[in-house]
Context: one part of a larger RNA
RNA sequence: CGUUAGAAAUUUGAGUGGAUCUGGUUCUAGUACGAGAGGACCGAGCCGGACUGACCUCUGGUGCACCAGUUGUUCCGCCAGGAGCAUAGCUGGGUAGCUAAGUCGGGAAGGGAUAAGCGCUGAAAGCAUAUAAGCGCGAAACCCACCACGAGAUGAGAUUUCUUUAAAGGAUCGUGGGAGAUGACCACGUUGAUAGGCCAUAGGUGUAAGUGUUGUAAAGCACGUAGCCGAGUGGUACUAAUUAUCCGUUGUA
Numbered sequence: 001c002g003u004u005a006g007a008a009a010u011u012u013g014a015g016u017g018g019a020u021c022u023g024g025u026u027c028u029a030g031u032a033c034g035a036g037a038g039g040a041c042c043g044a045g046c047c048g049g050a051c052u053g054a055c056c057u058c059u060g061g062u063g064c065a066c067c068a069g070u071u072g073u074u075c076c077g078c079c080a081g082g083a084g085c086a087u088a089g090c091u092g093g094g095u096a097g098c099u100a101a102g103u104c105g106g107g108a109a110g111g112g113a114u115a116a117g118c119g120c121u122g123a124a125a126g127c128a129u130a131u132a133a134g135c136g137c138g139a140a141a142c143c144c145a146c147c148a149c150g151a152g153a154u155g156a157g158a159u160u161u162c163u164u165u166a167a168a169g170g171a172u173c174g175u176g177g178g179a180g181a182u183g184a185c186c187a188c189g190u191u192g193a194u195a196g197g198c199c200a201u202a203g204g205u206g207u208a209a210g211u212g213u214u215g216u217a218a219a220g221c222a223c224g225u226a227g228c229c230g231a232g233u234g235g236u237a238c239u240a241a242u243u244a245u246c247c248g249u250u251g252u253a
Base pairs, nucleotide, nucleotide: 001152005163006162007161008160009159010158011157015149016148017147018146021049022048023047024046025045026044027043033038051106052105053104054103055102059100060099061098062097066093067092068091069090070089071086072085073084074083075082076081110144111143112142117137118136119135120134169247170246171245172244173189174188175187176186177185194240195239196238197236198235199234200233201232203229204228205227210223211222212221213220214219
């Protein structure tokens, strides 16, 4: 821009893409078969491999604004306690998120029409013949079925609702996000829990500072599972989402 008034939502499915894998083992059954050796079809389970989708409860990884320990040095006047720099100084852990080596799932079943092949009935050709008329069975292939997209499918579909006018609705702007390069998408904007703060809590680290006490001291112990804490969860209007502006009305049904 179109889809022939303009919107909001819900859809149909023309069509397109994906998937389609496979091993071992048990029972049936040492049965059928076979002199024996050997050894099934059919059917029913179990355990895997590779591939693939989703997820983070578990096991781990990462986690450069979390916690602790620690070396050198500079500084905060000194002690104590801290801060900066040294690869994030180094080391040990680690929430959320992300993630695989982790967890869960998938390729199941069924239908249709068939291939090779196997048949029924059956003439031409009194027989025979699966074929000429007619009717069946039959495969990971084909069409459905499963998953995803999908009306620019210009063949532009359908349904419901809203608006007849500064309309309905949308956007700008702002607070943000499991969304994201930017647009876009989604949530919210005081009739408010959208983000921050605060409170509580999960979780991480591992018993802060200070004081007392024991020891000559390094240190230990007590107050005290302490103090501190990024992203988690639940609350709470304290802060910020203020006020407002623009588009939309041209058709005539």